Notes:
The RNA shown here (c-di-GMP-I riboswitch aptamer) has 88 nucleotides and comes from a Pseudomonadota bacterium. It was read from a public genome assembly, where an Rfam model found it.
RNA sequence: CUUAAAUUUGGGCACACCCGUUCGAAAGACGGGGUCGCAAAGCCUCCGGUCUAAAGCCCUUCACGGGUACGAUAGCGGGGUUGCCAGG
Numbered sequence: 001c002u003u004a005a006a007u008u009u010g011g012g013c014a015c016a017c018c019c020g021u022u023c024g025a026a027a028g029a030c031g032g033g034g035u036c037g038c039a040a041a042g043c044c045u046c047c048g049g050u051c052u053a054a055a056g057c058c059c060u061u062c063a064c065g066g067g068u069a070c071g072a073u074a075g076c077g078g079g080g081u082u083g084c085c086a087g088g
Stems, first nucleotide, its partner, number of pairs: 012038002017033005023028001036075001042081003046078003049073003056068004
C1' cells in the first nucleotide's frame, strides 16, 4: 500500500423472549438481562422493499372511514463510506 475472505488467536455485535423508560400516536427506539445468528449484524435512508398513519395534506356519505412518509427498519436487499489481528 492492497484485500474483506480460505483458515486461525484474542476480541466484537446481539434475533426471539423477559424486565424497565419523566421515549413515541403507532411502527419502533433506548437501558438491563438473554444469545438466534452475524466477517462489517461498524456508520450513512441515496435507490427499491416492508411496517406504521397521531399531526399535516388529499378523498369522502364530513366521520366512526379510506389514502399519503416528512416517521421506522442499516439484523430486508442494493449502493456509499470507514475498518482490527493473521495472511498476500